[in-house]
Predicted 3D model of a 128-nucleotide RNA (c-di-AMP riboswitch aptamer (ydaO/yuaA leader)) from a soil metagenome.
The coordinates come from a structure-prediction model, not an experiment, and the mean pLDDT is 81.
The sequence is in RNAcentral, with records from MGnify.
RNA sequence: CGCUGAAUCCCUACUACUCAGUAGGGAUCGGGGGACCCGUUAGUGGGGCGAAUCGCGGCGAUGACUGCCGCGUAGCGCGAUCUUUCAGCGCGAGCCCGUCAGCUAACCCCGUAAGCGACGAAAGAGGA
Numbered sequence: 001c002g003c004u005g006a007a008u009c010c011c012u013a014c015u016a017c018u019c020a021g022u023a024g025g026g027a028u029c030g031g032g033g034g035a036c037c038c039g040u041u042a043g044u045g046g047g048g049c050g051a052a053u054c055g056c057g058g059c060g061a062u063g064a065c066u067g068c069c070g071c072g073u074a075g076c077g078c079g080a081u082c083u084u085u086c087a088g089c090g091c092g093a094g095c096c097c098g099u100c101a102g103c104u105a106a107c108c109c110c111g112u113a114a115g116c117g118a119c120g121a122a123a124g125a126g127g128a
Stems, first nucleotide, its partner, number of pairs: 001117004008027008029111005038102001045100001046097004054072006075091004081125006
């Protein structure tokens, strides 16, 4: 300086590691719950965040299942002035609620983390 992501900014106090830390508050952005009306008909539990769904094959184990690996796939991201397109390169996870939640005005609640590192081309716009 840039990227994924909602995850950025400001104020106060204390500490004294100060280009900082801790505690609290606010704004911002994001998410959930929650009427009438409308919708839904399950009972094999169900649901939420997220791009992260679904299928085939193999291995192992079992009465069966859970598991691991590989190849695809719905979908998602990068491609560095910005937008779009292309070459090219990646992801396609994980976690949570706890028998409970459709939509949903008022209202209520929660989060504001974590982790990374590209520089090839064209058109338009803008800038120097």